[in-house]
The prediction has a mean pLDDT of 82. SAM riboswitch aptamer (S box leader) from Brevundimonas sp. S30B, 118 nucleotides, folded computationally. It matches the Rfam family "SAM riboswitch aptamer (S box leader)". Rfam describes the family as follows. The SAM riboswitch is found upstream of a number of genes which code for proteins involved in methionine or cysteine biosynthesis in Gram-positive bacteria. The RNAcentral record of the sequence draws on Rfam. The source organism's lineage runs through Bacteria, Pseudomonadati, Pseudomonadota, Caulobacteraceae and Brevundimonas.

């Protein structure tokens, strides 16, 4: 690296340093940003994925709980939205099919994060 599971609409900020660009990639769209973003440092929270402790199970790597030392992660915006299928609500068009715009879920793809395997 790559592959397997799970989860991804909740949550969670301040100082310093720096100084133009930044939201992963690619295109659009929004949007943060000299009232200093991004990023790096310090402390601060937030969660509760792992690892701890209790219980339930024959037993367990399942499944409830509690904590929050320790490993990780996280603290604009849904993973910001969109694209690729398919499904629908509404307006428009049309005799009708078709066709257009908008919106709202579901699947996929892709990424992120933890634990695993290698």
């Nucleotide at each position: 690296a790559g592959c397997u599971c799970a989860u991804c609409a909740a949550g969670a900020c301040c100082g310093g340093c720096u100084g133009a660009g930044g939201g992963a990639u690619u295109a659009g769209g929004c949007c943060c940003u000299u009232u200093g973003a991004c990023g790096c440092c310090g402390g601060g929270g937030c969660a509760a994925c792992c690892a701890u402790c209790g219980g339930g199970u024959u037993c367990c790597g399942c499944c409830c709980g509690a904590a929050a030392c320790g490993g990780u992660g996280c603290c604009a915006a849904c993973u910001c939205c969109u694209g690729c299928g398919g499904g629908g609500g509404u307006c428009c068009u049309u005799u009708g099919c078709c066709g257009g715009a908008u919106c709202c879920g579901c699947g996929a793809g892709a990424g992120a994060u933890g634990a695993g395997u290698g």